[in-house]
Context: one part of a larger RNA
RNA sequence: GAACGAACGCUGGCGGCGUGCUUAACACAUGCAAGUCGAACGCGAAAGCGGCUUCGGUCGCAAGUAGAGUGGCGCACGGGUGAGUAACGCGUAGAUAACCUGCCUUCAUGUCCGGGAUAACACACCGAAAGGGGUACUAAUACCGGAUACCCUUGCAUUUCACAAGCAAGGCAAGGAAAGGUGGCCUCUGACUCAAGCUACUGCAUGAAGAGGGGUCUGCGUACCAUUAGCUAGUAGGUGGGGUAAUGGCCUACCUAGGCGACGAUGGUUAGCGGGUCUGAGAGGAUGAUCCGCCACACUGGCACUGGAAUACGGGCCAGACUCCUACGGGAGGCAGCAGUGAGGAAUAUUGCGCAAUGGGGGCAACCCUGACGCAGCGACGCCGCGUGAGUGAGGAAGGUCUUCGGAUCGUAAAGCUCUGUCAAGAGGGAAGAAAUGCGCGAUGGCUAAUAUCCAUCGCGCUUGACGGUACCUCUAAAGGAAGCACCGGCUAACUCCGUGCCAGCAGCCGCGGUAAUACGGAGGGUGCAAGCGUUGUUC
Repeated sequence: GAACGAACGCUGGCGGCGUGCUUAACACAUGCAAGUCGAACGCGAAAGCGGCUUCGGUCGCAAGUAGAGUGGCGCACGGGUGAGUAACGCGUAGAUAACCUGCCUUCAUGUCCGGGAUAACACACCGAAAGGGGUACUAAUACCGGAUACCCUUGCAUUUCACAAGCAAGGCAAGGAAAGGUGGCCUCUGACUCAAGCUACUGCAUGAAGAGGGGUCUGCGUACCAUUAGCUAGUAGGUGGGGUAAUGGCCUACCUAGGCGACGAUGGUUAGCGGGUCUGAGAGGAUGAUCCGCCACACUGGCACUGGAAUACGGGCCAGACUCCUACGGGAGGCAGCAGUGAGGAAUAUUGCGCAAUGGGGGCAACCCUGACGCAGCGACGCCGCGUGAGUGAGGAAGGUCUUCGGAUCGUAAAGCUCUGUCAAGAGGGAAGAAAUGCGCGAUGGCUAAUAUCCAUCGCGCUUGACGGUACCUCUAAAGGAAGCACCGGCUAACUCCGUGCCAGCAGCCGCGGUAAUACGGAGGGUGCAAGCGUUGUUC
């Protein structure tokens, strides 16, 4: 000199864009942060309104709505944190002839025949609660059996290509699927105005490929300590078996006795890694906030289930610590999600608005959900921009300070006069961000028996804004509301007076202060920066 997720002191007008628990991975009140689908399925209220009434009730609408339940998809994404980890964790370059892949796209083939349950609901029971068991009924795209197999898997044998077990193509044997839903129609079949028929869309099953996503393995790189020198029995390797999507001591039985290490094993300390960031002419050094990629974790430790994928932050089980409820028998919980509270600390924000946009989940869609996200609020925390007025004005006013008492200086500075109108204030107007989806009308094309329906494309119209009456524009009035901080001995730009008297104090280094202190304190003046200025801390 530069930089900062900074803090502290003094001061503080506005705006834009960023950014904000670096400490206790400490404990958490409260609310919200993951749901959705009636076009998979069976049930199914009430308030209210109306009719009748013997005033007890009953019927209709509300409404096949609300709602819970079965089922499907999602909940493994998104969001947080950096505890652990010195490691194939990360980075980079490769390997997988050792692998997996829901949703999406393309292609091909199919979607046939049956069955038994069960929740909800009802009845009654136990329990303070959380919750639980019982009896009877019922549906499905839930579950189960059979058929079929373009094809797939396994076994046997063959050929070509590879050479590491494999890829591809024939053959034989065994095994392996499925689910329907919605709209429309009467051409075919049956017929009744319709469906068991036809058709469109969608779903389901199997296989092949693609895209995207992962798993595993390997070369190289990846902090400090030798005042850590030896470490190791599933240890190193082999064979058989198991396990996994898959290789492998990953696990197991047996066999061999190996394996690692001064090219630093083992042990200890510290630490998430990278893109990057800061600094520097560079080499390098330091660092890893915000944003992006990867990893790890979710009260602590362990375990599996479901699933394409988890050993799963807002799922489950067990143990532990802690907190809460209890009828004392037993139960409930996990903010390192967004806000917010206490504590710790020098120190770090609102219990805000909205799904309008972007993105995500579900759904044919309408739409619903979304503390992701978009915005707003708070903080000079940072960067950038603007303003606090401009011109003129010498009787060089008053006043302050100094003085050699002549004067000098603050100083064109002020006042006065003439203007301007940025920001702030008030008034009026007022956006872009909106593309779509859906609906209506019309056109073209496709499917079809069809001019129906549906699908695709196009045109016109209607429909959607949290921010926000915000940005921006115009007008009104008015110099009116808006300057401080540090320093002035040398380094280092900037000097005098008074007070003090080795005291009080200053200080980054040298050093000042003991009666004339440009170094302490005050004043006048000056210098440097400026809505900031200094100090402290850290890095280069």
Small-subunit ribosomal RNA, 5' domain from uncultured Desulfobulbus sp., 540 nucleotides, folded computationally. The sequence was found in a public genome assembly. The organism belongs to Desulfobulbus, within Bacteria. The coordinates come from a structure-prediction model, not an experiment, and the mean pLDDT is 83.